Two RNAs folded together computationally: RNase P RNA and transfer RNA, 459 nucleotides in total. Rfam match: Bacterial RNase P class A. By type it is a ribozyme. About the family: Ribonuclease P (RNase P) is a ubiquitous endoribonuclease, found in archaea, bacteria and eukarya as well as chloroplasts and mitochondria. Its best characterised activity is the generation of mature 5'-ends of tRNAs by cleaving the 5'-leader elements of precursor-tRNAs. Cellular RNase Ps are ribonucleoproteins.
RNA sequence: UCGGAUGAUCGGACGGUCGCGACGGCAGCUAAUGUCAUCGAGGAAAGUCCGGGCUCCAGAGGGCAAACCGCCAGGUAACGCCUGGGCACCGAGUAUCCACUCGUGGAAAUACGGUGAUGGACAGUGCCACAGAAAACAAACCGCCGGCAUUAGAUCGCCGGCAAGGGUGAAAAGGUGAGGUAAGAGCCCACCGCGCAAUCAGCAAUGAUUGUGGCAGGGUAAACCCCGGUCGGAGCAAGGCCAAAUAGGCGGCGAGGGAUGGCCCAUCCCGAUCAAGACGCCGCGGGUAGGCUGCUAGAGUGUGCGAGUGAUCGUAUACCGAGAGAAAUGACCGUCCGACUGGGAAACCAAUCGACAAAACCCGGCUUAUAGAUCAUCCAACUCA
RNA sequence: GCGCCCGUAGCUCAGUUGGAUAGAGCGCGUGCCUCCGGAGCACGAGGUCGCAGGUUCGAAUCCUGCCGGGCGCA
Numbered sequence: 001u002c003g004g005a006u007g008a009u010c011g012g013a014c015g016g017u018c019g020c021g022a023c024g025g026c027a028g029c030u031a032a033u034g035u036c037a038u039c040g041a042g043g044a045a046a047g048u049c050c051g052g053g054c055u056c057c058a059g060a061g062g063g064c065a066a067a068c069c070g071c072c073a074g075g076u077a078a079c080g081c082c083u084g085g086g087c088a089c090c091g092a093g094u095a096u097c098c099a100c101u102c103g104u105g106g107a108a109a110u111a112c113g114g115u116g117a118u119g120g121a122c123a124g125u126g127c128c129a130c131a132g133a134a135a136a137c138a139a140a141c142c143g144c145c146g147g148c149a150u151u152a153g154a155u156c157g158c159c160g161g162c163a164a165g166g167g168u169g170a171a172a173a174g175g176u177g178a179g180g181u182a183a184g185a186g187c188c189c190a191c192c193g194c195g196c197a198a199u200c201a202g203c204a205a206u207g208a209u210u211g212u213g214g215c216a217g218g219g220u221a222a223a224c225c226c227c228g229g230u231c232g233g234a235g236c237a238a239g240g241c242c243a244a245a246u247a248g249g250c251g252g253c254g255a256g257g258g259a260u261g262g263c264c265c266a267u268c269c270c271g272a273u274c275a276a277g278a279c280g281c282c283g284c285g286g287g288u289a290g291g292c293u294g295c296u297a298g299a300g301u302g303u304g305c306g307a308g309u310g311a312u313c314g315u316a317u318a319c320c321g322a323g324a325g326a327a328a329u330g331a332c333c334g335u336c337c338g339a340c341u342g343g344g345a346a347a348c349c350a351a352u353c354g355a356c357a358a359a360a361c362c363c364g365g366c367u368u369a370u371a372g373a374u375c376a377u378c379c380a381a382c383u384c385a
Numbered sequence: 386g387c388g389c390c391c392g393u394a395g396c397u398c399a400g401u402u403g404g405a406u407a408g409a410g411c412g413c414g415u416g417c418c419u420c421c422g423g424a425g426c427a428c429g430a431g432g433u434c435g436c437a438g439g440u441u442c443g444a445a446u447c448c449u450g451c452c453g454g455g456c457g458c459a
Base pairs, nucleotide, nucleotide: 001381003379004378005377006376007375008374009373010372012336013335014334015333016332017331018330020040021039022038024036025035026034027033042356046367047366049365050364051363052362053361054235055234056233057232059270061269062268063267067230068229069228070227071085072084073083074082075081086118087116088115089114090113091112096107097106098105099104100103119226120225124224125223126220127219128218141166142165143162144161145160146159147158148157174192175191176190177189179187194213195212196211197210198209199208200207201206239293240292241291242290249284250283251282252281253280254279260275261274262273300319301318302317303316304315305314306313307312337354338353339352341350342349343348386458387457388456389455390454391453392452395411396410397409398408404442413429414428415427416426417425435451436450437449438448439447
């Protein structure tokens, strides 16, 4: 310098004119309406993927099922969210170590950055096609060694030993090196790796050191499952109040000693409540679908100080920043800001463009879309010193 | 607001219980047959399995996110 990765912030601003909505003041016939002042759509308001506040049902009690989460420790009202740490993998095989043919091969940190849907495969059951000898309480295709027989000597043939080499494959009885052997093999040894034990560090996950051991036959749980944890249902079109109107209509079904039936739920138990023509269910028919409320002061926001690695918490102080109801928050003009193009040495001038996109009970997250501007950390390449 | 289903060749649909070259019918093209056409027979072409990512040796199929379409309740 160019490119890339991760994280964060902003995402148009100011003024004027006209037009809308809300609370409040004034005037008005406690009308219509006018006037004044203030405020008026986001970082995602989106998707409806999670968690709640709130409302109703019957206690939201104990189970089962279904669903979801899954390393450890914290944060939070809570979560499948956030923060920090661990472990694993990736980046480029770097420092370093081992061997030897001294230049090759093998092993491989730390730091930094990124990713992770991160418990269990000795509780059990499944699946691993094709290829291959063999894909799981599995094995000999090529091959190596020894013996017998044959032969001038061999091959072919038979018996025994092997799983180190080669082949197949995503994966084949831990890896590298040296010794040993008829030939090999953790057969033995060194290092790495794996299991167990102890000690140390840490709240813990885990790590390190020492010792010891059989040197051991996979993968897959976003397969069923096991273990641990969370967990009533329905949702503002939830609910509440007022007014009005009709036919407080018609027909049918329902069991009984309550050990019944109904009512919340897919289901069971306990408790509670209602029921003798009530209640529930099914069908036919008629009326109304209007107004008010829920509806915005909160797990709220800003700033300072303190604690903490951080998420966040505490404290002091200040502020109140849409509440529509078929749905308002807009249009025009001017200046500025940013990007691109052209002219110009530059200052500057001209034209064009400025993304994704609209609240509807509210909040904490996740995911998705996004022109452009800025900042921080890191990576690779090139150049210079 | 809530609950569920679908997306595969030009069209209508199978395949979704993970195995390696993804199918059927209609349609299209070529040839045969016929005086010609239809029918019939034979052969053939045509596919990023809605899109993107992940798990796995391997994905149309399993999982996640996004896009589009449809049904039911209220």